This is a predicted structure of a 92-nucleotide RNA (Glycine riboswitch aptamer) from a Terriglobia bacterium. Rfam family: Glycine riboswitch aptamer. Rfam's curators write: This family represents the bacterial glycine riboswitch. Glycine riboswitches usually consist of two metabolite-binding aptamers domains with similar structures in tandem. The aptamers cooperatively bind glycine to regulate the expression of downstream genes. The coordinates come from a structure-prediction model, not an experiment, and the mean pLDDT is 77. NCBI's taxonomy places the organism under Bacteria, Pseudomonadati, Acidobacteriota, Terriglobia.
[in-house]
RNA sequence: CACUCCGCAGCGGGAGAGAGCAGGUUCACCCUGCCGCCGAAGGCGCAACCGGCCCCCGGAAACGCUCAGGCAAAAGGACCGCAAGCGGAGGG
Numbered sequence: 001c002a003c004u005c006c007g008c009a010g011c012g013g014g015a016g017a018g019a020g021c022a023g024g025u026u027c028a029c030c031c032u033g034c035c036g037c038c039g040a041a042g043g044c045g046c047a048a049c050c051g052g053c054c055c056c057c058g059g060a061a062a063c064g065c066u067c068a069g070g071c072a073a074a075a076g077g078a079c080c081g082c083a084a085g086c087g088g089a090g091g092g
Base pairs, nucleotide, nucleotide: 003090004089005088006087007086008085010082011081012080013079018035020034021033022032023031024030036071037070038069042067043065044064045063049059050058051057052056
């Protein structure tokens, strides 16, 4: 120094599902109780798939479970795009 990989941050896009009922106390928020739901923070599953020294291990999804979280707006949000900002590793 540009390239590759990883992580963090910036900007933009970003779904789903009751502004549920009762009480405290009054819209929302909060607490308690009662149900009904969602999956795209996180987590778990070993289950599609991938790998290995192969009938046993390892990794593991946007699949599954809904613990957590969420079900007006706001916030959050997997993932995608933009820029090349920062840090680390590899290479010339």